A computed fold for a 264-nucleotide RNA from a Bacillota bacterium, annotated as Bacterial large signal recognition particle RNA. Lineage of the source: Bacteria > Bacillati > Bacillota. Rfam family: Bacterial large signal recognition particle RNA. About the family: The signal recognition particle (SRP) is a universally conserved ribonucleoprotein involved in the co-translational targeting of proteins to membranes. Gene Ontology terms of the family: signal recognition particle, plasma membrane targeting and SRP-dependent cotranslational protein targeting to membrane, signal sequence recognition. Model confidence (mean pLDDT): 76 of 100.
[in-house]
RNA sequence: CCGUGCUAGAUGGGGAGGUAGCGGUGCCUUGUACCCGCAAUCCGCUAUAGCGGGGUCGAAUUCCCGCCCAAGGUGCCCUCUUGUGGGGUCCGGCCUGGGUAAGUGGCGAGGAGGAUUGGGUCUUGCGCAACAGGGCUUUGUGAACCCCGUCAGGUCCGGAAGGAAGCAGCGGUAAGCAAAUCACCCUGUGUGCCGCGAGGUUGCCUGAUCGGAGUUAACUGCCCGGGUAACGCCCGGAAGAGGUUAUCGACGGUGGGUGCACGG
Numbered sequence: 001c002c003g004u005g006c007u008a009g010a011u012g013g014g015g016a017g018g019u020a021g022c023g024g025u026g027c028c029u030u031g032u033a034c035c036c037g038c039a040a041u042c043c044g045c046u047a048u049a050g051c052g053g054g055g056u057c058g059a060a061u062u063c064c065c066g067c068c069c070a071a072g073g074u075g076c077c078c079u080c081u082u083g084u085g086g087g088g089u090c091c092g093g094c095c096u097g098g099g100u101a102a103g104u105g106g107c108g109a110g111g112a113g114g115a116u117u118g119g120g121u122c123u124u125g126c127g128c129a130a131c132a133g134g135g136c137u138u139u140g141u142g143a144a145c146c147c148c149g150u151c152a153g154g155u156c157c158g159g160a161a162g163g164a165a166g167c168a169g170c171g172g173u174a175a176g177c178a179a180a181u182c183a184c185c186c187u188g189u190g191u192g193c194c195g196c197g198a199g200g201u202u203g204c205c206u207g208a209u210c211g212g213a214g215u216u217a218a219c220u221g222c223c224c225g226g227g228u229a230a231c232g233c234c235c236g237g238a239a240g241a242g243g244u245u246a247u248c249g250a251c252g253g254u255g256g257g258u259g260c261a262c263g264g
Stems, first nucleotide, its partner, number of pairs: 001264006009057003012030004020046005034054005063257006072248004077243006084236004092231001093228008102220003105216003114210008122199006128192002130189006137180005147172004155164003
């Protein structure tokens, strides 16, 4: 140096979680790297670290150590997005009450505000009118008989002269019925302001006198309050994305190290 056979060892790894700690089952990631039984209401162990039973490879591209690279995971912090709970004493925004009078506007020498004063509108009392109803009045009609007048015919009394009652008809009227302008009387009324009087809270309108330059608060502004969680802002928590940092770290790369026996 080569060949043969064994042993150590290997036969996936990593992360989070769980655990006093370690490993496994399960979840995630990398990617192909034996089988059977046990195992999250956990299974098996004690810093030597899955337990039990089998198979294959086997001292090196495969085992061990160091360094580099780096998939991926996890933690803290920051930024952004989404959605969520709370906050009105959050100097935001929005709504609203009061005040002010800086700006705009309105009114104003055809006279502001103010002072005095008379009225209307308003309330009420009385009267009057109107309207409605009723009465009266007027006209017409209206009684077989039990209303009146006149009473043909006829009836009765009488010797006669004459007288009596009285139906129909005619005329008039009562009760009633119908109509009606005016006049007269009565009753009523959220009809009217016509007349007179009383009141009146100042809102509105109007007149007179004095006086001589402001007044109003509609909008903006400013001040003092009240409310509002849709928006902005603040606080909290959740998910996703990105970044810094820390930690673990597969695969890969690189360097080094590491047996035994026999034979040539």